[in-house]
C1' cells in the first nucleotide's frame, strides 16, 4: 500500500413551518358525522410459502398401521430441516469455505459406451517354456500347436491394494520393508474420534440426493381459521335410505345423530355476500450487569413502537448533513444528485432469494520501507 477472509451496524437522513393522509385518546359540538389537541405508524428482507410453532375447528379424548421428515457427536431454543462448539472428508498457499455425513456381509436393482473382461469377473496387444515347419554356417526371425503368466499397454468413472526390493522360464503378496486393509489391545476424550503396541498375506469393486434396512420426529386443517349480530328467501323440491357422521388414507377405541314420526347421502332450484369480534402486550423491544469457548440463559430497570379492508405515512420550502462533477495554492466557490432490491394484511423463530452506497472490528497473502 493493494488484494482477500469472517462478522457487526446503518437503511437518505436531522430539525424546523405549510397542507394532505391511517389508527388510537382526549376535548368541544352534533343527531349526525364534523372541529381541536397529544401520541403513534412499512421491511432487512414486508418477497419467496421451504421448515418450526403459538393460536382456532374437528373434538370429549386416545392407540396403531401406513405415508411423510431427519439423519457425525455434544450442547442451545417453545420446536426445527434452524443456531452454536467440535470429530472426520473434500476445496483453498492462507484466514477460510463446503457436506444429503448411519448401513453395501440383511435382500433386491443398476454400473450405458468403450474394453478381454464390470464382481466368484472369458486375456485383446504382448511376456516365457516345449515339440514342429521354413530361412540362417551359427546367432537369430517368422509361423503353427500345447502349456504358464496378469508385473507391462490399450479401454474406462471405476480393472485382482500402493512403492521398492527379493526372487522367477517369465510373473504374480510367491517372499521382506514401509504404506493401506482385518483383528486384539492399551491410553487420551461426556462422545463423534485420535494415537500408540502386537498380530495377519490379507482384497468377495462401486452406488442408499435407487428401493431398502436400522434409529428418531410426527393427528388434520387452516385467519378466506374461527365466533357473534342484522336482513332475505322457498321452514322448497325430488331420488335413495337403515344405519349413518366425525376434514389425506386403513385399523382398534371413543363421542353424537337416527332407526321409517326418515339421521344421513346424492340431485334440481332459490336467498344472503351486509356489520362487528378474531386484529396486536407479544416465546416482545432495550440498557447494564452477571455465567457460559458460543448459540444463549439469569437477574434489574424503563419502554409500548401499524393494525388497514380496495386496502393508509405524501407534496412543497427552508438549514444543516453526505456525495459527484467543475474552478481554486489553501480557506471556499458554483452546480447537480438524495442510491438500490423494494410496501404489512393472524404472530413470532428461522432458512432461501434480490440489493445500492457507507462506516467499525478481526484475521489471511503479497509487496515496499523503518
Nucleotide at each position: 500500500g493493494c488484494g482477500g477472509u469472517g462478522g457487526g451496524g446503518c437503511g437518505g437522513g436531522a430539525c424546523g413551518g405549510u397542507c394532505g393522509c391511517g389508527g388510537u385518546c382526549c376535548g368541544c359540538a352534533c343527531u349526525u358525522g364534523g372541529c381541536g389537541g397529544g401520541c403513534u405508524g412499512a421491511g432487512g428482507a414486508a418477497a419467496g410459502u421451504c421448515c418450526g410453532a403459538g393460536c382456532u375447528c374437528c373434538c370429549u379424548a386416545g392407540g396403531g398401521c401406513a405415508a411423510a421428515c431427519u439423519g457425525c457427536c455434544a450442547g442451545g431454543u417453545a420446536a426445527c430441516a434452524c443456531c452454536u462448539g467440535g470429530g472426520c472428508g473434500c476445496c483453498g498457499u492462507g484466514a477460510g469455505g463446503c457436506g444429503a455425513c448411519g448401513g453395501a456381509c440383511a435382500g433386491g436393482g443398476c454400473c450405458a459406451c468403450a474394453g478381454a473382461a464390470a464382481a466368484c469377473a472369458c486375456a485383446c496387444c504382448g511376456c516365457c517354456c516345449a515339440c514342429c515347419c521354413u530361412g540362417u554356417c551359427a546367432u537369430c526371425a517368422g509361423g503353427g500347436u500345447g502349456g504358464g503368466u496378469a508385473a507391462g499397454g490399450g479401454u474406462g468413472a471405476a480393472a485382482a491394494g500402493g512403492u521398492g526390493g527379493g526372487g522367477u522360464a517369465a510373473g504374480a503378496g510367491c517372499c521382506c520393508a514401509c504404506c493401506g486393509c482385518g483383528c486384539g489391545u492399551c491410553u487420551g476424550g461426556u462422545a463423534a474420534c485420535a494415537g500408540g503396541c502386537g498380530u495377519g498375506g490379507c482384497a468377495c469393486g462401486g452406488u442408499a440426493a435407487c428401493c431398502c434396512c436400522c434409529a428418531g420426529u410426527c393427528g388434520g386443517a387452516g385467519c378466506a381459521a374461527g365466533g357473534c349480530c342484522a336482513a332475505a328467501u322457498a321452514g322448497g323440491c325430488g331420488g335413495c335410505g337403515a344405519g349413518g357422521u366425525c376434514c389425506u388414507g386403513c385399523c382398534c377405541g371413543g363421542a353424537c345423530c337416527g332407526g321409517u314420526u326418515g339421521a344421513g347421502c346424492c340431485g334440481c332450484g332459490g336467498g344472503u355476500a351486509g356489520g362487528c369480534c378474531g386484529c396486536a402486550a407479544g416465546a416482545g423491544g432495550u440498557g447494564a450487569c452477571g455465567g457460559g469457548c458460543g448459540a444463549u440463559c439469569g437477574c434489574c430497570a424503563c419502554c409500548c413502537c401499524a393494525g388497514a379492508u380496495a386496502g393508509a405515512u405524501g407534496a412543497c420550502c427552508g438549514u444543516c448533513c453526505g456525495g459527484g462533477c467543475g474552478c481554486g495554492u489553501c480557506a471556499g466557490c458554483g452546480u447537480c444528485c438524495g442510491a438500490a432490491c423494494a410496501g404489512a394484511a393472524c404472530u413470532c423463530g428461522g432458512c432461501u432469494u434480490a440489493c445500492g452506497g457507507c462506516c467499525c472490528c478481526a484475521c489471511c497473502g503479497c509487496u515496499c520501507g523503518c
RNAcentral holds the sequence, with entries from ENA. Bacterial RNase P class A from a Gemmatimonadales bacterium, 370 nucleotides, folded computationally. NCBI's taxonomy places the organism under Bacteria, Pseudomonadati, Gemmatimonadota, Gemmatimonadia, Gemmatimonadales. Its mean pLDDT, the model's own confidence on a scale to 100, is 77. It is recorded under the gene name rnpB. It matches the Rfam family "Bacterial RNase P class A". The family's RNA type in Rfam is ribozyme.